[in-house]
Context: one part of a larger RNA
RNA sequence: GAGCGAACGUUAGCGGCGGGCCUAACACAUGCAAGUCGAACGAGAAAGUAACCUUCGGGUUGCGAGUAAAGUGGCGCACGGGUGAGUAACACGUGGAUAAUCUGCCUUUUGGCGCGGGACAACAGUUCGAAAGGACUGCUAAUACCGCAUAAGUCGAUGACGCCCUCGGGUGUUCUCGGGAAAGGUGGUUUCGGCCAUCACCAGAAGAGGAGUCCGCGUCCCAUCAGCUUGAUGGUAGGGUAACGGCCUACCAUGGCCAUGACGGGUAGCUGGUCAGAGAGGAUGAUCAGCCACACUGGGACUGAGACACGGCCCAGACUCCUACGGGAGGCAGCAGUGGGGAAUAUUGGACAAUGGGCGAAAGCCUGAUCCAGCCACGCCGCGUGUGUGAUGAAGGUCUUCGGAUCGUAAAGCACUGUGGAGAGGGACAAAAAGCGGUGUAGGAAAUGACACCGACCUGACGGUACCUCUUUAGCAAGCACCGGCUAACUCCGUGCCAGCAGCCGCGGUAAUACGGAGGGUGCAAACGUUGCUC
Repeated sequence: GAGCGAACGUUAGCGGCGGGCCUAACACAUGCAAGUCGAACGAGAAAGUAACCUUCGGGUUGCGAGUAAAGUGGCGCACGGGUGAGUAACACGUGGAUAAUCUGCCUUUUGGCGCGGGACAACAGUUCGAAAGGACUGCUAAUACCGCAUAAGUCGAUGACGCCCUCGGGUGUUCUCGGGAAAGGUGGUUUCGGCCAUCACCAGAAGAGGAGUCCGCGUCCCAUCAGCUUGAUGGUAGGGUAACGGCCUACCAUGGCCAUGACGGGUAGCUGGUCAGAGAGGAUGAUCAGCCACACUGGGACUGAGACACGGCCCAGACUCCUACGGGAGGCAGCAGUGGGGAAUAUUGGACAAUGGGCGAAAGCCUGAUCCAGCCACGCCGCGUGUGUGAUGAAGGUCUUCGGAUCGUAAAGCACUGUGGAGAGGGACAAAAAGCGGUGUAGGAAAUGACACCGACCUGACGGUACCUCUUUAGCAAGCACCGGCUAACUCCGUGCCAGCAGCCGCGGUAAUACGGAGGGUGCAAACGUUGCUC
């Protein structure tokens, strides 16, 4: 000198764009943050209201409504969001390998979708419990579950023939044998047999995107850590996995690593980047983006295409809460918010309008992702606090050699302007999609559907905000640090080694440009200084 997720002191007009628990991965009240589908399925209220009946207590029927809530089933919940505790490691970066692998939804493509069966929720009844939550009996549907058939591919086994090869194998054609699948919904039409369309479903092939595993190289400090290791190193066989492998087990062998730093200890998420520097090197890893790890602590598996799963399950532990003392409930490192810690870090806000995501045929629903608003000079940038003129160089302050000098064109005065502020009026872009109606194209018996075009209508949280126009008055808007040298800027008074200053050198003991005040000056400016950290 530059920088910062900064803090503190004094001061503070406005706007734009960003940023905002660096500390206790401390504990958490409350609300919200993951649902959706009735075009998979069975069942199905109430309040209220209308009519009728009434013994005036009420009852029945219709609407409410096939709505709400619940249940079976499907998809999602493994994304998105948070945090950086752990991790010195194939965790990350980079380049490869997978002939050792998996892949829901999506795209393209091939072939199918036949016939049956028995249950379990919901519900009803009985019953246990304070509750959380159960138990028993009975009924029922499905795209839930099960069986049989079929099998172009596919999988397994034994052969035959090519091609490639890292010599382990891979791949293609072919014969035989064996195993294994499915589900319907909606709409149209019908001569009631079906047929068509579409969305689903099953089995393959290819792709895209995603994921797993392995390897080369790179990745902090300590040698006052020098030896470490028994599933340890390798082999055989088996198990296990989507997959290679001591990944696991049995047996056998005795290996494996290490001063090119093993092992141990400390510290730490890694990277793109960021800061600074002429560069080399150094420091750093907030925001944004990629990867990893974690979800009260430790362990475990289940489901699933995918988890060993933040708002799932089980066990143990600590803590908190409820309890009828028998037993139960919970997990903000999601968004707000509270206590605590701390020098220090925000609202228990609005909206799904846009972008994106989940479900759905769609309408749509959900979305603290996201988009916005609120708070904070935390940062960067921009604007303003007036402009022109004005010498009796006014008054006043300060200094004075008492002549004057300076604040100083500064003020007043005169003439203007209207950014910001205030008032009034107008007022957005971001929103064209989907849906609706019509026309056309290929196909089809036709329609739906797909695609293209046209038309009408609807949709904005921010927000009556930005922006524009008019009106208004110089009226409402400047401070902070410094002035001995480094280092731009000097005099007077007070004090008298006192009080004090100080980044270094050093000032102060009676003429202090260094302390305190004043006048003047210098620097920066809605900021200016101080402290901390980095180069």